[in-house]
Predicted 3D model of a 536-nucleotide part of an RNA (small-subunit ribosomal RNA, 5' domain) from an uncultured bacterium.

Context: one part of a larger RNA
């Protein structure tokens, strides 16, 4: 002087911070990755419209029974008609969405177990590499083809789920066409260079491409080949990166080479063969112990220590191993084995993975809310509208931490009572209080009330009636903890009697204790004082 702190006693108020350091223990619940109907085919549904069926009213026509005022009235049957309504068919415009397909699920978010290593840092190198989306340039999209999810149907299982046969679309798939400055090995010239080369230029040959969709249309938004840029990455080295020699030898794919295989790529990165080598007291191997770094803390600096937050990288995802997919994963909310553990079962067999935000046991001296909104910023999908975003912005819990404010302010001597002390005069608390005047930070209550919102012309604000501004009201609600021998700022009484007790160090206490413990004074720091850890 610092702290990701705990514990006592106390505790008013705002900002901005920060918050399982211990069981990478083990987990109920809920959310955290979706998205596009402007890729597709269906299925559902609402609405326009037309056709066919089915019922069939008023209304015509015929018949016919009654009735009578003798011309008409009405039940009734039968024939057509059409308005409504029901169901089916085909077509339009809308609206949802399981499934095929796209992109995204490699980000974002956690933790740090492992790792003493090109993990990290800084500084190069790649003539040994790759990059989806995005920019910019240059060409083209011609012609076909066979499937399969949904769905129907059958069947198996308790269940997850599986299996048959049938039909079906496409930006899914496959083929053939036509193409290079691409690919796949050549040759030449002309410059370069690091050994293999590299870069232009030119030249004979083989090989490889594609998709549509929305729109009335213009056009847009994709598709395919190249080239070249930005971004992100691989990978090589040089120097740096704890502790032990009570660890001295270590090593066989081990060091080198040929060859074949692999990778986007240089390599023992693999496999066969061939030599016998490579590391090491400049500390090799072995053990221990740790993620690293900008950065924090401290100090005059040199240095020491830390590795929480916020930002780089790196590792990890219940143990261990795999690959697949794909621009990118050996993939925290993807898959497959094996292990352990929890749960469901009809015992045959299945199901899951909070080191995501919340929250539970549990362990600890300790460490928050099963909130709110997607209004900002940012992200993913999508022409768009918007959809999802526990990223994020935001409240909420703790005085955990740093800052700011307040618990009045002025005036007040009979120096009141009380308290303590006393040589009994006094002395102190102490202008402190009573009283008197004033403020209104903070509080209470009433009224008004943002910015943050900006793409777009409208709308659009979780936070929030917050923060702020006006009024009214009333000193009203708002002060402790620590110490007083010396160090070290602060003294006296009374108990107590080496007792009970303090204590950082010296030390204090055995009858006058300035050291224990009460009380009255006094110091100090103040919404915090102490104490305990732990670093300078």
């Nucleotide at each position: 002087g610092a702290c990701a702190a705990a514990c006592g006693c106390u505790g008013g108020c705002g900002g901005c911070g920060c918050a399982c350091a211990u069981a990478a223990g083990a987990c109920a619940u809920g959310c955290a990755a979706g998205u596009c109907g402007a890729a597709c085919g269906g299925u559902c549904u609402g609405g326009c419209c037309a056709c066919c069926g089915c019922c069939c009213a008023a209304c015509u026509g015929c018949g016919a029974a009654g009735a009578u005022u003798u011309a008409u009235c009405u039940a009734c049957g039968u024939a057509g008609a059409u308005a409504a309504g029901c169901g089916g068919u085909a077509g339009c415009c809308g609206g949802a969405u399981a499934g095929u397909g796209g992109c995204g699920g490699a980000c974002u978010g956690g933790u740090g177990a492992g790792u003493a290593a090109c993990g990290c840092g800084u500084g190069g190198g790649c003539a040994a590499c790759c990059u989806g989306c995005c920019u910019u340039u240059a060409a083209g999209a011609g012609g076909g083809g066979a499937a399969u999810a949904a769905c129907a149907u059958u069947g198996a299982g308790a269940a997850a789920u599986c299996a048959g046969u049938g039909c079906u679309a496409a930006u899914a798939c496959c083929g053939c066409a036509u193409a290079a400055u691409u690919c796949c090995a050549g040759c030449c010239a002309u410059c370069g260079g690091c050994a293999u080369c590299g870069a232009u230029g030119g030249u004979a040959g083989g090989g490889c491409a594609a998709a549509g969709g929305a729109g009335a249309a213009a056009u847009c938004c994709g598709c395919u080949u190249a080239a070249a840029g930005a971004u992100g990455g691989g990978c090589c080295c040089g120097c740096g990166u704890c502790u032990g020699a009570u660890u001295a030898g270590c090593u066989a794919g081990u060091u080198g080479g040929u060859a074949g295989g692999g990778u986007a790529a240089a390599g023992g990165c693999u496999u066969a063969c061939c030599a016998a080598g490579g590391c090491a007291a400049c500390g090799a191997u072995c053990a221990g112990u740790a993620g690293c770094c900008g950065a924090a803390c401290u100090g005059a600096g040199a240095g020491g220590u830390u590795a929480a937050a916020c930002g780089g990288c790196c590792a990890c995802a219940u143990u261990g191993g795999g690959a697949c997919u794909g621009a990118g994963a050996u993939a925290c909310g993807g898959c497959c084995c094996a292990g352990a553990c929890u749960c469901c079962u009809a015992c045959g067999g299945g199901a899951g993975g909070c080191a995501g935000c919340a929250g539970u046991c549990g362990g600890g001296a300790a460490u928050a809310u099963u909130g709110c909104a997607c209004a900002a910023u940012g992200g993913a999908g999508g022409g768009a509208a918007c959809u999802c975003u526990g990223a994020u912005g935001c409240a909420g819990u703790g005085a955990c931490g740093c800052c700011g404010c307040g618990u009045a302010u002025a005036g007040g001597a009979a120096g009141a009572a009380g308290g303590u002390u006393u040589u009994c005069g006094g002395a102190u608390u102490g202008u402190a209080a009573a009283c008197u005047a004033u403020u209104g930070u903070c509080c209470a209550a009433g009224g008004g009330g943002a910015a943050g919102a900006a793409a777009c012309a409208a709308a659009u604000g979780a936070c929030a009636g917050u923060a702020c501004c006006c009024u009214u009201g009333g000193a009203g609600g708002a002060a402790g903890c620590c110490c007083c021998g010396g160090c070290u700022a602060a003294c006296u009484a009374c108990g107590u009697g080496c007792c009970a007790g303090c204590a950082g160090c010296c030390g204090c206490g055995g009858u006058a204790a300035u050291a224990c413990g009460u009380a009255g004074g006094g110091g100090g720091c103040g919404a915090g004082c102490g104490u305990u850890g732990u670093c300078c």